[in-house]
């Protein structure tokens, strides 16, 4: 230097053929219990890394950065 791979919620990942984004733990808040734990039910909590482009419409497609991981030199 050149090639790939990754970036969603506090974490640890899901998202299908472009149609307005979920799940677990974790945090509140009930329920249960003598109190705890452990189980159950709720709730909150993200504009998808930055900037741009194409589309009626992007988290997905295309570019440029930019962090991390790999490969080759």
């Nucleotide at each position: 230097a050149g090639g790939g791979g990754u970036a969603u919620a506090g974490c640890u990942c899901a998202g299908u053929u472009g149609g307005u984004a979920g799940a677990g733990c974790a945090g509140c808040c009930g329920a249960u219990u003598c109190c705890a734990a452990a189980u159950c039910g709720g709730c909150a909590g993200g504009c998808c890394g930055u900037g741009g482009g194409u589309u009626c419409a992007a988290g997905u497609c295309c570019c440029u950065c930019u962090g991390c991981c790999c490969c080759u030199g």